Predicted 3D model of a 64-nucleotide RNA (Fluoride riboswitch aptamer (crcB RNA motif)) from a Bacillota bacterium. Taxonomically the source falls in Bacillota (Bacteria, Bacillati).

RNA sequence: ACGCAUCACGGUGAUGAGGCUCACCGAAACUGCCGGGCGACCGGCUGAUAGCCUCUACCCGGUA
Numbered sequence: 001a002c003g004c005a006u007c008a009c010g011g012u013g014a015u016g017a018g019g020c021u022c023a024c025c026g027a028a029a030c031u032g033c034c035g036g037g038c039g040a041c042c043g044g045c046u047g048a049u050a051g052c053c054u055c056u057a058c059c060c061g062g063u064a
Base pairs, nucleotide, nucleotide: 009026010025011024012023013022016055017054018053019052020051021050032045033044034043035042036041
């Protein structure tokens, strides 16, 4: 210096933040769904969670 293994570490889980748990990835993991279109793209729908709890934003309804 190179290679391998192990450990550690880091990252990711369709819209923000915190805690806990789970799964996945090591340049990958990840980048929702429906309809139209050859394609570029156009129209529409749900959700702030991977899951649980909390906060913030948004939507609907009620009370003061």